The RNA shown here (transfer RNA) has 72 nucleotides and comes from a Paludibacteraceae bacterium. Lineage of the source: Bacteria > Pseudomonadati > Bacteroidota > Bacteroidia > Paludibacteraceae. It matches the Rfam family "tRNA". The RNAcentral record of the sequence draws on ENA.
RNA sequence: GGUCCUAUAGUUCAAUGGAUAGAAUAAAAGAUUCCGGUUCUUUUGAUUGGGGUUCGACUCCCCAUAGGACUA
Numbered sequence: 001g002g003u004c005c006u007a008u009a010g011u012u013c014a015a016u017g018g019a020u021a022g023a024a025u026a027a028a029a030g031a032u033u034c035c036g037g038u039u040c041u042u043u044u045g046a047u048u049g050g051g052g053u054u055c056g057a058c059u060c061c062c063c064a065u066a067g068g069a070c071u072a
Stems, first nucleotide, its partner, number of pairs: 001071007010025004018055001027043005048064005
């Protein structure tokens, strides 16, 4: 240099082009406890950036960025 793959919450993962993007875990608050742990309840938190297609895009298309695999 060429081809291909991946990018969603602090972390690990879901979501057939259509409901307010969901769960676990983490964090915070509360209940429980003499205190802590465990357990229970609640809350907070995300689609890598830009553009396009579409009535409607995490999803399809293009470019860029970052990471990875193969190849020379």